[in-house]
RNA sequence: GUACGAGAAUGGCAAAAUUACUGAAAAGUGAUGACGCAAAGCUAUAGGGACUUCACGGACUGUUAAUCCGACAGUCAGCCAGCUGCCGAA
Numbered sequence: 001g002u003a004c005g006a007g008a009a010u011g012g013c014a015a016a017a018u019u020a021c022u023g024a025a026a027a028g029u030g031a032u033g034a035c036g037c038a039a040a041g042c043u044a045u046a047g048g049g050a051c052u053u054c055a056c057g058g059a060c061u062g063u064u065a066a067u068c069c070g071a072c073a074g075u076c077a078g079c080c081a082g083c084u085g086c087c088g089a090a
Base pairs, nucleotide, nucleotide: 004088005087012037013036017032018031019030020029021028022027035078041083042082043081047080048079049076050075051074052073056070057069058068059067
């Protein structure tokens, strides 16, 4: 240095749920709270994947509407991935 990851050290993050706010929604932020995490740090403009449908586009209807579909509109990094990085037993 690379790989690896301990019933190690020092610190870190925080699922579900509850609550307040924002949003049409997915979801986000704060507080409480810990299921877990060695990248649960960063990236949603390399890419795949999942989710949402107010507005927009399309279909249908035949009419201010309803229903369905869609990504070039959004959300998710705690799904995969990419980039960076702390510690050091075997």